The part of an RNA shown here (large-subunit ribosomal RNA, domain VI) has 269 nucleotides and comes from a Bryobacteraceae bacterium. The organism belongs to Bryobacteraceae, within Bacteria. The prediction has a mean pLDDT of 87.

Context: one part of a larger RNA
RNA sequence: CGUAGGAGAUUUGAGAGGGCCUGGCCGUAGUACGAGAGGACCCGGCUGGACAGACCUCUUGUGAUUCUGUUGUCACACCAGUGGCACAGCAGAGUAGCGAAGUCUGGUUAGGAUAAGCGCUGAAUGCAUAUAAGUGCGAAACCUGCCUCGAGAUGAGAUCUCCCAAGGGGAUAACCCCUAUGAAGGGCCGUGGUAGACGACCACGUUGAUAGGACGGGUGUGGAAGCGUGGUAACACGUUGAGCUAACCGUUACUAAUAGCCCGUUCGG
Numbered sequence: 001c002g003u004a005g006g007a008g009a010u011u012u013g014a015g016a017g018g019g020c021c022u023g024g025c026c027g028u029a030g031u032a033c034g035a036g037a038g039g040a041c042c043c044g045g046c047u048g049g050a051c052a053g054a055c056c057u058c059u060u061g062u063g064a065u066u067c068u069g070u071u072g073u074c075a076c077a078c079c080a081g082u083g084g085c086a087c088a089g090c091a092g093a094g095u096a097g098c099g100a101a102g103u104c105u106g107g108u109u110a111g112g113a114u115a116a117g118c119g120c121u122g123a124a125u126g127c128a129u130a131u132a133a134g135u136g137c138g139a140a141a142c143c144u145g146c147c148u149c150g151a152g153a154u155g156a157g158a159u160c161u162c163c164c165a166a167g168g169g170g171a172u173a174a175c176c177c178c179u180a181u182g183a184a185g186g187g188c189c190g191u192g193g194u195a196g197a198c199g200a201c202c203a204c205g206u207u208g209a210u211a212g213g214a215c216g217g218g219u220g221u222g223g224a225a226g227c228g229u230g231g232u233a234a235c236a237c238g239u240u241g242a243g244c245u246a247a248c249c250g251u252u253a254c255u256a257a258u259a260g261c262c263c264g265u266u267c268g269g
Stems, first nucleotide, its partner, number of pairs: 001152001005163007015149004021049007033038001051106005059100004066093005071086006110144003117137004164268001166179005180266001185263004189205005210256003213252005220244002226239005
């Protein structure tokens, strides 16, 4: 820009893409078959591999915004307690998130039309012949079926709902001009996001839990400071599962989403 008014939802599915894999074991059954050796079809069950998708309860990795220990040095006057720097100083753990080595799921069943192949009926050719007319079965391949996208599918589809009905003038098929009007809805702007390169997408904007904060909880760390007791002291014990605690959960308008502006018209040849 188009989809012959504008808008918000929900869709149909032309078409496109993805997927399509396979092993082992057991039963049937040591049966059919076979002199024996050996050893099934069909059907049913169990369990794997690789691959793919999703997820984070468990396991595990990361986790420079959480906790702790600790070395050197500097600072806060000193002690104590803290902070800075030293690769994040080093080291031990670790929430959320994101991952896999973790967990779950998937390939199926089935239908259609077929290939090789196997038939039925059957002439040409009184027989025979699966073929010439006719007709049946038969593969991981093909078309459906499963998953995703999908009406720029210009062949531009469908359904539901919402919005716009005023005076004048000039034309005369639908048109133009002036004044008034500015809907539904959308955008800007703001608070954000397990959405994201930016756009986009999604949630929210006081009729509000969108983010921050606060409060409560969880989780992690692992026993704060101060004080007391014991010890010459290093330190230990008690107060004490203490103190602190990120991204998690819940609650709560305390803070910030204020105010507003713009686009979009007047019934649609």